RNA sequence: AUCCUGCACUGGGCUGCACAUAAGGAAACUUAUGUGCGACAACCUGUCAAAGUCGGGGAAGCCGUUGGUGGGGUAACCCCGAGCCAAGCUCUGCGGCCGGUGAAGCUGGCAGAGAAGGUGUAGAGACUUGACGGCAGGCACCCUAACGGCGGCGGAAGCCGGUCCGAGGGUGAAGGGAAAGUCCAGACCACGAACUGGUUCGUCC
Numbered sequence: 001a002u003c004c005u006g007c008a009c010u011g012g013g014c015u016g017c018a019c020a021u022a023a024g025g026a027a028a029c030u031u032a033u034g035u036g037c038g039a040c041a042a043c044c045u046g047u048c049a050a051a052g053u054c055g056g057g058g059a060a061g062c063c064g065u066u067g068g069u070g071g072g073g074u075a076a077c078c079c080c081g082a083g084c085c086a087a088g089c090u091c092u093g094c095g096g097c098c099g100g101u102g103a104a105g106c107u108g109g110c111a112g113a114g115a116a117g118g119u120g121u122a123g124a125g126a127c128u129u130g131a132c133g134g135c136a137g138g139c140a141c142c143c144u145a146a147c148g149g150c151g152g153c154g155g156a157a158g159c160c161g162g163u164c165c166g167a168g169g170g171u172g173a174a175g176g177g178a179a180a181g182u183c184c185a186g187a188c189c190a191c192g193a194a195c196u197g198g199u200u201c202g203u204c205c
Base pairs, nucleotide, nucleotide: 001015003013004012005011016037017036018035019034020033021032022031023030024029043138044137045136046135047134048133053082054081055080056079057078058077061074062073063072065070083119084118085117089114090113091112092111093110094109096106123184125183126182127181128180129179139172140171141170142169143168144167147166148165149164150161151160152159153158190203191202192201193200194199
């Protein structure tokens, strides 16, 4: 400083940045914890739109209850198991093309399996579109242990140079526990169930 929650605050949650400590790494950097918040920063294009089911665990804050603790309710959110899933990726099988034939090879298609990711996880919920999501490519910046080249030094071994190139690695926050929208629901009264209560669920309207 952004986002979410809360009627609201100097409240709670989450992310980022700076510093410190620890671990990993050759480095850039990453992860975890703590403290602080003045400034800075978080890029572009294409493509995908499916599954959205059945269960389980944890939660600050707030609201009731209590003399207090505890217990209860609600809830931003943090997760797990089974099942399932678009495009891309990996493996296997089938078929096709080239070829005299076969093997090898190559190209796209179909089927099955798998990894990542997703779904599960909206205000009960239905639908559309995309991105802050998946996949592919690019751009900016940072690093250079190994590999290839180039240049320099050296008799050689080798060393140096990333303010030389390839290549490799890294950074470019979070929000999608429904984002942007269209619809639907909601409030009051009444009734029923759970309950000391707050409250929740169902029906009616």

Predicted 3D model of a 205-nucleotide RNA (Group I catalytic intron) from a Nitrospirota bacterium. The sequence was found by an Rfam model in a public genome assembly. It matches the Rfam family "Group I catalytic intron". Rfam describes the family as follows. Group I catalytic introns are large self-splicing ribozymes. They catalyse their own excision from mRNA, tRNA and rRNA precursors in a wide range of organisms. The literature on the family includes a 1996 paper in Science by Cate et al., "Crystal structure of a group I ribozyme domain: principles of RNA packing".